[in-house]
Overview
RNAcentral holds the sequence, with entries from ENA. This is a predicted structure of a 1517-nucleotide RNA (small-subunit ribosomal RNA) from an uncultured prokaryote.
RNA sequence: AGAGUUUGAUCCUGGCUCAGAACGAACGCUGGCGGCGUGCUUAACACAUGCAAGUCGAACGAGAAAGUCUCUUCGGAGAUGAGUAAAGUGGCGAACGGGUGAGUAACACGUAGGUAAUCUACCUCCAAGACCGGGAUAACUCGUCGAAAGGCGGGCUAAUACCGGAUAAGACCACAGGGGCUUCGGCCCCACGGCCAAAAGGUGGCCUCUGCAUGCAAGCUAUUUCUUGGGGUUGAGCCUGCGGACCAUUAGCUAGUUGGUAGGGUAAUGGCCUACCAAGGCGAAGAUGGUUAGCUGGUCUGAGAGGAUGAUCAGCCACACUGGGACUGAGACACGGCCCAGACUCCUACGGGAGGCAGCAGUAGGGAAUAUUGGGCAAUGGGCGAAAGCCUGACCCAGCCAUGCCGCGUGGGGGAAGAAGGUCCUCUGGUUGUAAAGCACUUUCAGUGGGGAAGAAAGUGUAAGGUUAAUACCCUUGCAUCUUGAAGGUACCUGCAGAAUAAGCACCGGCUAACUCCGUGCCAGCAGCCGCGGUAAUACGGAGGGUGCAAGCGUUGUCCGGAUUUAUUGGGUUUAAAGGGUGCGUAGGCGGUAUUAUAAGUCAGUGGUGAAAUCUUACGGCUCAACCUCGAAACUGCCAUUGAUACUGAUAAACUUGAGUUCAGUUGGAGUAGGCGGAAUGUGUAGUGUAGCGGUGAAAUGCUUAGAUAUUACCAGAGCACCGAUAGCGAAGGCAGCUUACUAAACCGAUACUGACGCUGAGGUACGAAAGUGUGGGGAGCAAACAGGAUUAGAUACCCUGGUAGUCCACACCGUAAACGAUGAAUGCCAGACGUCAGCAAGCAUGCUUGUUGGUGUCACACCUAACGGAUUAAGCAUUCCGCCUGGGGAGUACGGUCGCAAGAUUAAAACUCAAAGGAAUUGACGGGGGCCCGCACAAGCGGUGGAGCAUGUGGUUUAAUUCGAAGCACGCGCAGAACCUUACCAACCCUUGACAUACUUGUCGUCGAUCCAGAGAUGGAUCUUUCAUUUAGGCUGGACAAGAUACAGGUGCUGCAUGGCUGUCGUCAGCUCGUGUCGUGAGAUGUUGGGUUAAGUCCCGCAACGAGCGCAACCCCUACCCUUAGUUGCCAGCGGUUCGGCCGGGAACUCUAGGGGGACUGCCGGUGAUAAACCGGAGGAAGGUGGGGAUGACGUCAAGUCAUCAUGGCCUUUAUGUCCAGGGCUCACACGUGCUACAAUGGGCGGUACAAAGGGCAGCCAACUCGCAAGAGUGAGCGAAUCCCAAAAAGCCGUUCACAGUUCGGAUUGCAGUCUGCAACUCGACUGCAUGAAGUUGGAAUCGCUAGUAAUCGCGGAUCAGCAUGCCGCGGUGAAUACGUUCCCGGGCCUUGUACACACCGCCCGUCAUAUCACGGAAGUGGGCUGUACUAGAAGUCGCUGGGCUAACCUUCUUCGGGAGGAGGCAAGCGCCGACGGUAUGGUUCAUGACUGGGGUGAAGUGUAACAAGGUAACC
Repeated sequence: AGAGUUUGAUCCUGGCUCAGAACGAACGCUGGCGGCGUGCUUAACACAUGCAAGUCGAACGAGAAAGUCUCUUCGGAGAUGAGUAAAGUGGCGAACGGGUGAGUAACACGUAGGUAAUCUACCUCCAAGACCGGGAUAACUCGUCGAAAGGCGGGCUAAUACCGGAUAAGACCACAGGGGCUUCGGCCCCACGGCCAAAAGGUGGCCUCUGCAUGCAAGCUAUUUCUUGGGGUUGAGCCUGCGGACCAUUAGCUAGUUGGUAGGGUAAUGGCCUACCAAGGCGAAGAUGGUUAGCUGGUCUGAGAGGAUGAUCAGCCACACUGGGACUGAGACACGGCCCAGACUCCUACGGGAGGCAGCAGUAGGGAAUAUUGGGCAAUGGGCGAAAGCCUGACCCAGCCAUGCCGCGUGGGGGAAGAAGGUCCUCUGGUUGUAAAGCACUUUCAGUGGGGAAGAAAGUGUAAGGUUAAUACCCUUGCAUCUUGAAGGUACCUGCAGAAUAAGCACCGGCUAACUCCGUGCCAGCAGCCGCGGUAAUACGGAGGGUGCAAGCGUUGUCCGGAUUUAUUGGGUUUAAAGGGUGCGUAGGCGGUAUUAUAAGUCAGUGGUGAAAUCUUACGGCUCAACCUCGAAACUGCCAUUGAUACUGAUAAACUUGAGUUCAGUUGGAGUAGGCGGAAUGUGUAGUGUAGCGGUGAAAUGCUUAGAUAUUACCAGAGCACCGAUAGCGAAGGCAGCUUACUAAACCGAUACUGACGCUGAGGUACGAAAGUGUGGGGAGCAAACAGGAUUAGAUACCCUGGUAGUCCACACCGUAAACGAUGAAUGCCAGACGUCAGCAAGCAUGCUUGUUGGUGUCACACCUAACGGAUUAAGCAUUCCGCCUGGGGAGUACGGUCGCAAGAUUAAAACUCAAAGGAAUUGACGGGGGCCCGCACAAGCGGUGGAGCAUGUGGUUUAAUUCGAAGCACGCGCAGAACCUUACCAACCCUUGACAUACUUGUCGUCGAUCCAGAGAUGGAUCUUUCAUUUAGGCUGGACAAGAUACAGGUGCUGCAUGGCUGUCGUCAGCUCGUGUCGUGAGAUGUUGGGUUAAGUCCCGCAACGAGCGCAACCCCUACCCUUAGUUGCCAGCGGUUCGGCCGGGAACUCUAGGGGGACUGCCGGUGAUAAACCGGAGGAAGGUGGGGAUGACGUCAAGUCAUCAUGGCCUUUAUGUCCAGGGCUCACACGUGCUACAAUGGGCGGUACAAAGGGCAGCCAACUCGCAAGAGUGAGCGAAUCCCAAAAAGCCGUUCACAGUUCGGAUUGCAGUCUGCAACUCGACUGCAUGAAGUUGGAAUCGCUAGUAAUCGCGGAUCAGCAUGCCGCGGUGAAUACGUUCCCGGGCCUUGUACACACCGCCCGUCAUAUCACGGAAGUGGGCUGUACUAGAAGUCGCUGGGCUAACCUUCUUCGGGAGGAGGCAAGCGCCGACGGUAUGGUUCAUGACUGGGGUGAAGUGUAACAAGGUAACC
């Protein structure tokens, strides 16, 4: 620090995902040790049991028992235990410590202040004091009630318990005055009056005074305790500024509410409470309401800013089963206190009682999940005590858990025969791997034996010193003494033995380090994202190997990061999400020039605070580290104070440039209201007039002889042709005949004036197309809905004929549009050029030029932009203000609110779902887009196919098998030839190292050949004949055969989607690319486009391109002309011969043959063209513009075809899917393709007669001759072929016949008889003869070939082949017609355009309905939670009133001195205010559920084809 993922590729936008760190974690696998931390995040759920707060006899009274000892009359008594235990009165503590986070959005917390508005037990300092009295009461005892808990009554008693009095101030209260200070509220000082206190206690010591006269206390002294007052400390209360959650789909809240006066209450201010008065107070800077939440120091993360979090530790707050309440006290409204109510649990004798683990352990439950019913007060700390000491689940330790962090170990050295085994393999080897073994070492850890800490200081006694009145206390020192350790015999040290006791987990397609084999076969499975798996999976499972981390490793969850993906640092808004439809304007924000004074913001210095811990840093202590200790720094903050004054604010007084006003002009479809006009259209009436009109792609519906259409006149409503525009005006919507009135605006020119009056603008308000709504008019044309006619598979559409709302007017609503420049408003600045509108000025001199202002356009620089593009009218550079955006879908939807008559508008989510959605540009492909061009592509022609019969192939069917392949461009194709063979198929019979190859061992020396038997044959059996070559002389070598054993052979078995090779197709179309350069962020472009031209990317010109390659063309072959060379088997002009046949001599001229040359190149002329390329015409020429034909097939496309030509990976088979063999099949009702023959007279039959080319031939072609009607047979010459043969060419020509018919056409089919080939013609050959004589009379829709020696027609040959040709491949003979032309069909090329396609239009893709499933909304309702209002009710308790009942202390009075009576005071009881739980009624809100219902998402198939191309009616709002 980035990476993956949208695309064919690219750039951008944008989401999703990953790599990092962390955790109170959990789960899976695994697990040696130690140190230091941490450990119910869930049910603030319920709790058995034990413990967690007591202590003081130096405040007080009282006071056992067991045991032991002694005595005893054995009944008991005494002493000791012991002033002990236990309990009570009293004091202090229990408000700390410990737990939890439910509640709380609040002065609860944090921070900084205030308290002159307050309190503070214990502690400490100062001052003063502790005097005189009194009456009770618990314990105890007796009685009594109760099951118990617990009471009631009588009696006795003490106090540091309680009460009365004295004394006393500077404390408190009241009054009025003076002085000082002040925050103006008040505070302090001075003087008069009133009022308030206590325990003569406890303990130790002493005897000088007093009393008893030993010693003690009533004395003294010391100490402690207590009282009052004033300080301090500590702690607490209250108040205030600022700070930190969400929702506006919560916008208004508030009657004690806000303030005042008076009073009450409190430690204290205050509506805290009460009465009265006033009507305030809070709120868009977010009140009120709702939801969530303890807050902080900190923790995690991050570069930081931030974000998330608030376990452990620390500070504060709140709570203690739930709700309410007070008491006591310095302090509580009290976790282990009280009262009441409620729920729950327990006891009960049913009358009544008891309880509160969110203390430590522990239990049940919940949960993915969190420990021991441990030890000790030794240390630290706390309570009580004078102290010893007691108590302390605080705390210190131990136990459990890899839960985290840190450390250590599981050995180190050496060791190549690179062992064995595993695994891979191209079978040589590689790897595991120096790894192991074997060799020599070490001993951490664990084990065992021994030693063994620190943490302990205090205390007591004594002596000395200091201090003091003091021999108390306290401090220091010495000596002595007595003990105190839970952890633990632990840490640590050390002896011994021995490599001995100790390694796993995840991953290995990319991101992301790490690869192979096997299994599986879209199955099983994986997956964080992209994605992997359909028979060769580095992605699943296993294995080997590797990579990473390591006593751990992975997974899951959560938070931060990456994410600049909420953007302060640090984003955007034309088209990606996003500018409000437009103006005016409130609050707010921002604001021109120069000066004055101030100091709020701002800046600087200083002071206080910012707890400790944490973080950072330096030293130090545990062997290191984690951890701990100490110091520093930091805590970015807040407050106070002193300065500075540039900028901002606020003050005062100015300025003119921003803004505005005035004057003179100009402009315009700017607005509102009225009047007027003509053309067109239409209905009605009237006139003229007669047969159709109208409409369409074509029609029909419709109108019309009842007179239409057409034409003339009157009438009606609506809109204003031409001008007219790229023009003008308006804020936008929008505005158009002419004219009048009223209103508004802009611009230009010029003078004066005001003096910042400005810009923007949340809410608000006004305007706001069309459609729509209401009321009333109007209604010509047009025209939703609707009707009819067409079209169509359908046509609820497009087209046509009609036609109602509406469109028009007035008034009132609605408030939305692709309301668009998809571009908010304002201001300033930043190159230009050319138009146009409205002005002004100058010049020349009558329409131009120049300058300038304001609008409106086009092009273009800098600059910006992802690109497209924008570019003084910015999307540039800046400033100010407002609106809006944050992945796609769900959805601008639901619910709620507001507005509306309604339609609906506005505001505006979530669940769920996907990994994309999107923008711009690029290359292709495609288009029922465009332009140019080509092709037998169409057209123009000729002949066919499709109809018939037959042949042949395919589908289909059949079958035991009808072998297999080819599928739009296959189908007389593979097959240049299936009777057997071929043959791969079927049924049957055999063989198993095999029919075939190599290697090994043994044997034989021939193999071969012939005959017979069984069998369908393979095969089996028998017999006869024969006895290899070579040699180094060795059964040596070679060969053959037989037998055996094992490696292996074999496979037309599968996969052409694992492959090679070969082939088809687009297409003989003219294209396909590269190097360098240039342009572009890039994919890419340029070149290759453009203007011409060509058959051609052929050539020329131009050009940021210049060159090059594969293709085109040419080079090659055949053919057309000529020359030359040669002259047999070919030829024969001239000469001779002749049997008349180039036959012979001869010739070398010609034809021909086959070698070599020439020739044609737009070379020449004219024209056109650009002086080019080229084209047109002509000459010459055998041939003219590629002369004709062939071979030749670019980059690529179709996973095209072929595993059955061949080769080949993998898989499968191995007594069979191999091999051999005989038989059968590949030969068919039907459909299709390709052909043949025909349907006849341009013909058929018969007779005569003429002319080829190219081929083939020895297991061959076969002449001539004979026989046969013929197929053919017999015999037999020639020829391995320019010599001989096949071989007759046929159509043609001559003659004759047939006369339009199912025929003298046509020949299928069938019968009989034959021929040939061949082991063999039954299934299943060809041919011949005779006989038979189907269909068919020119072929529907549709469709094929061909442009010249071509089509058509005619025959000939060849390959294959024993035989079999209508097929295929060749050859020649005869020999046409037509092409205006490129509109259309098909295919192709180039350029351009659109695209939502890229598997590329056989593409993509939309909606309803039907089905499955998921979440959500509505819904008659139903059931909960929370809450408001009104009323009811009223526990405990405080307060108030009453208090007739009860009453020790004080007072008065009486007294028999015991007490009585009365009073004060107190209490019970009653009443009242408030008041929790509860109840009633009625609302609000939220959650769950609900028959039915609504749309939405996802999945597979049906229906149509709406969108993307002009998407076939342009699309969209």